Predicted 3D model of a 68-nucleotide RNA (transfer RNA) from uncultured Akkermansia sp.
Its mean pLDDT, the model's own confidence on a scale to 100, is 83.
């Protein structure tokens, strides 16, 4: 010095810049005498960090931090 990455407790997605999602957990509820399985439902993000562009930034640009 060069390349990939970092978003929900994990495990990833996110299209041309236009209200941030999906399985899994974890709650609660229905079922069951009782657990398991199953189904319903809401909740849970500073999108590593600071900064700029913009009307609107996970997305662009700069700097830095971690990790391959």
């Nucleotide at each position: 010095c060069g390349g990939a990455g970092g978003u929900a407790g994990c495990u990833c997605a996110g299209u041309u810049g236009g209200u941030a999602g999906a399985g899994c957990a974890a709650c609660a509820c229905c079922u069951u005498g009782a657990c398991a399985u199953g189904g319903u439902g809401g909740a849970g993000g500073u999108c590593g960090u600071a900064g700029g562009u913009u009307c609107g930034a996970g997305u662009c640009c700069u700097a830095u931090c971690c990790c391959c």
It matches the Rfam family "tRNA". The family's RNA type in Rfam is transfer RNA.